Model confidence (mean pLDDT): 86 of 100. c-di-GMP-I riboswitch aptamer from an uncultured Desulfobacteraceae bacterium, 75 nucleotides, folded computationally. The sequence was found by an Rfam model in a public genome assembly.
RNA sequence: GAAUCGAAAAGGCAAACCCGGGGCAACCCGGGGGCGCAAAGCUAUGGGUCCUCAGCGGACCGCCAGGCUGCCGAU
Repeated sequence: GAAUCGAAAAGGCAAACCCGGGGCAACCCGGGGGCGCAAAGCUAUGGGUCCUCAGCGGACCGCCAGGCUGCCGAU
């Protein structure tokens, strides 16, 4: 320095649900709360699911995969 690695340590994120707010909705934001997560960080590129719909458009990456980035160092 690296990883078809994930022990330990330091930390991190945060499901369901509840409260308040935004949105037609999917869903998102804040607080509480912890099911879990080695990327549960970012990205809508492919697939998938969802909302709206005349068309257009939109949501989810903690659904699967890809891309980019990141802490530590037992092995």